[in-house]
């Protein structure tokens, strides 16, 4: 001083864009490569830092072989800025299509002397107006008179009682009548309705007579049918009148095309769809500038230590 081999030590075990941050790194999103690209934890009100900022706390493996910068080309991808497409909504506007109305010495189809189209008439449908029938709803009259039934009074009687008032008041009950659709038949059925009133009860010497539960007839009231009645709705029922644009039948009559459809053109409406155009919104592709850059060729530049053994 060179060279193998071992053991340090620097250093290494991807990298890049975006976002976030005052600003680097990381945890988040993407891109690129990678059999060279370890492992385990924490991290968004975070995590580590400060231009020497290109992660942090542990653990592991390489290790002087690698490398580290400064540039050219090509190049994924990212990002500004620009550029506006496609697309959607709205809003006007045309009137193409789509619709609707007319017209035509046109055309075609169905029909057509077994009679096309016209006229006139009839009826059916519908429209109003007026009726009948059925069905459902609703609804139960006012009023005279006896007669009852409460209360007052004047007389009589020894008691219950009797008798008498143009009295007063009520009444649905029992009858009669008149009215009206409000009437009929059955069941129920009034503690505070009426008649009746066994038995008990009062008065009395009896004769009789009272007041009166219960049962029993009855009126309100409720129920069900039934019959009327007016007013109400209803109607797969059915007269009558008037009106009938269109439709559809029938009848007379006329007697050759023409009703209908559909095409073509022309005219004229509409403007909901469709479609074309415009203007506003909103969306954002494609492409241009810059910019950063994985990977990938290529130049130049820097750096390659420290200890021990052996060989020369």
């Nucleotide at each position: 001083c060179g060279g193998u081999g071992g053991g340090c030590u620097a250093g290494g075990c991807g990298g890049g864009g975006g976002g976030c941050u005052g600003g680097c790194g990381g945890u988040c999103c993407c891109c690129u490569g990678u059999u060279a690209a370890c492992c385990g934890g924490a991290a968004a009100u975070c995590c580590g830092c400060c231009u020497u900022a290109u992660g942090c706390c542990g653990g592991g493996c390489c290790g002087a072989g690698a490398g580290c910068u400064c540039g050219g080309g090509g190049g994924c991808g990212g990002c500004g800025c620009u550029g506006g497409a496609a697309c959607c909504g709205c809003a006007c506007g045309c009137a193409c299509g789509c619709g609707c109305u007319g017209g035509u010495c046109u055309c075609c189809g169905c029909c057509g002397a077994u009679g096309a189209g016209g006229u006139c008439u009839c009826g059916u449908c519908c429209u109003g107006c007026u009726g009948g029938g059925c069905c459902g709803g609703c609804g139960g009259u006012g009023g005279c008179g006896g007669g009852g039934c409460c209360c007052c009074g004047g007389c009589c009687g020894g008691a219950g009682g009797g008798u008498c008032g143009u009295g007063g008041g009520c009444u649905a009950a029992c009858c009669g009548c008149c009215u009206u659709u409000a009437c009929c038949u059955g069941g129920u059925g009034a503690a505070u309705c009426c008649c009746c009133c066994a038995g008990g009860c009062c008065c009395g010497g009896a004769a009789g007579g009272g007041a009166g539960c219960a049962a029993g007839g009855g009126u309100a009231g409720c129920c069900a049918g039934g019959a009327c009645g007016u007013c109400c709705g209803g109607u797969g029922c059915u007269g009558g009148c008037a009106g009938u644009c269109a439709a559809c039948g029938g009848g007379a009559u006329u007697g050759a095309g023409u009703c209908c459809g559909g095409a073509a053109c022309c005219a004229g409406c509409a403007a909901a769809c469709g479609g074309c155009g415009u203007g506003c919104g909103g969306g954002g592709a494609a492409g241009g500038c810059g910019u950063c850059c994985a990977c990938c060729c290529u130049g130049g530049g820097c750096a390659c230590g420290c200890c021990c053994a052996c060989c020369g």
The prediction has a mean pLDDT of 76. This is a predicted structure of a 312-nucleotide RNA (Archaeal signal recognition particle RNA) from a Hadesarchaea archaeon. It matches the Rfam family "Archaeal signal recognition particle RNA". Rfam links the family to the GO terms signal recognition particle, plasma membrane targeting and SRP-dependent cotranslational protein targeting to membrane, signal sequence recognition. It is annotated as a non-coding RNA gene.